[in-house]
RNA sequence: GCGGGUGUAGCUCAGUGGCAGAGCGUCUGCCUUCCAAGCAGAAUACGAGGGUCCGAUUCCCUUCACCCGCU
Numbered sequence: 001g002c003g004g005g006u007g008u009a010g011c012u013c014a015g016u017g018g019c020a021g022a023g024c025g026u027c028u029g030c031c032u033u034c035c036a037a038g039c040a041g042a043a044u045a046c047g048a049g050g051g052u053c054c055g056a057u058u059c060c061c062u063u064c065a066c067c068c069g070c071u
Base pairs, nucleotide, nucleotide: 001070002069003068004067005066006065007064010024011023012022013021018054026042027041028040029039030038047063048062049061050060051059
């Protein structure tokens, strides 16, 4: 330099155009003599910019980071 892949919550992952979800974790409350477990609730995210579309995490272009291959 060329090609391919990945990027969504604190972590691990779903989500192929129509309310952004799960598990674990964090916080608060209940329960308990205390802890754990259990129950209820809360906060937290689509790598960045642009385009298409009534509507984009999703489609297109560019770009950033990381990984793999080729040279």
About this RNA: Predicted 3D model of a 71-nucleotide RNA (transfer RNA) from a Minisyncoccota bacterium. It was read from a public genome assembly. It matches the Rfam family "tRNA". The family's RNA type in Rfam is transfer RNA. The coordinates come from a structure-prediction model, not an experiment, and the mean pLDDT is 81.